Model confidence (mean pLDDT): 79 of 100. This is a predicted structure of a 143-nucleotide RNA (c-di-AMP riboswitch aptamer (ydaO/yuaA leader)). Its Rfam family is "c-di-AMP riboswitch aptamer (ydaO/yuaA leader)". The literature on the family includes a 2004 paper in Proc Natl Acad Sci U S A by Barrick et al., "New RNA motifs suggest an expanded scope for riboswitches in bacterial genetic control".
RNA sequence: CCGUCCAGAUCGCCUAAUCCCUCUUUGCGGAGGGAGCGGGGAACCCAGGGAGUUGGGGCUAAUCUCGCGGCUGACGCUGCGAGACGGGACAUCUCUGGACCCGAGCCCGCCAGCUAACCCCGCCGGCGUGCCAGAGAGGAGGC
Numbered sequence: 001c002c003g004u005c006c007a008g009a010u011c012g013c014c015u016a017a018u019c020c021c022u023c024u025u026u027g028c029g030g031a032g033g034g035a036g037c038g039g040g041g042a043a044c045c046c047a048g049g050g051a052g053u054u055g056g057g058g059c060u061a062a063u064c065u066c067g068c069g070g071c072u073g074a075c076g077c078u079g080c081g082a083g084a085c086g087g088g089a090c091a092u093c094u095c096u097g098g099a100c101c102c103g104a105g106c107c108c109g110c111c112a113g114c115u116a117a118c119c120c121c122g123c124c125g126g127c128g129u130g131c132c133a134g135a136g137a138g139g140a141g142g143c
Base pairs, nucleotide, nucleotide: 001142002141004140005139006138011128012127013126014125018035019034020033021032022031023030024029036123037122038121039120040119041118046113055111056108057107058106059105063084064083065082066081067080068079069078070077071076085103086102087101088100092137093136094135095134096133097132098131
């Protein structure tokens, strides 16, 4: 300088959800501890007019708005459509755009704004090897 190549199932992806140690067990498993990652509660200050069954609040990407319809006495629930917004993957890594896909579920229990010290809790579960275009970096290779 080139822009040729970039393995992978004991591998990769979503997720905070992983790793290590001790004891116990024939083993599977069980009991505990640590690190790391993640979540909640909780002062001063700041914010906050009051009240709320039309309660209120938390985890999570998983929310909001509008239109039309159904149910209801109402609050609301629900179906369809549109928009805004949030999230995911592309097998070297990161970023950008298109296209594609997801926007569920669970918990607290009348109660919680922020919040240092301090206190408490979780480390589950689910998947499978993507399509196009561009930028930067790294590695291998060639000249």